Overview
Transfer RNA from a Candidatus Methanophagales archaeon, 74 nucleotides, folded computationally. Lineage of the source: Archaea > Methanobacteriati > Methanobacteriota > Methanomicrobia > Candidatus Methanophagales. The sequence is in RNAcentral, with records from ENA and MGnify. Rfam family: tRNA. The family's RNA type in Rfam is transfer RNA.
RNA sequence: GCGCAGGUGGUCGAGUCCGGUAAGGCCCCCGACUGCAGAUCGGGAGAUCGUGGGUUCAAAUCCCUCCCUGCGCU
Numbered sequence: 001g002c003g004c005a006g007g008u009g010g011u012c013g014a015g016u017c018c019g020g021u022a023a024g025g026c027c028c029c030c031g032a033c034u035g036c037a038g039a040u041c042g043g044g045a046g047a048u049c050g051u052g053g054g055u056u057c058a059a060a061u062c063c064c065u066c067c068c069u070g071c072g073c074u
Stems, first nucleotide, its partner, number of pairs: 001073007010026003020057001028044005050066001052064003
């Protein structure tokens, strides 16, 4: 340099194909239970979806640009 895969709450990670209110686990907070704690159960908070632009009534999703990570090729 070229090709491919990926970037989404604190963390892991679905959703993208086919545009229409962004799942779930862990962590955290509150409560139930317990002599206390743990485990378990219930509830809750937290995401301008890597950057910038474009298309659209509407973009995590489509198009363009750039940045970052991994793998492969030379």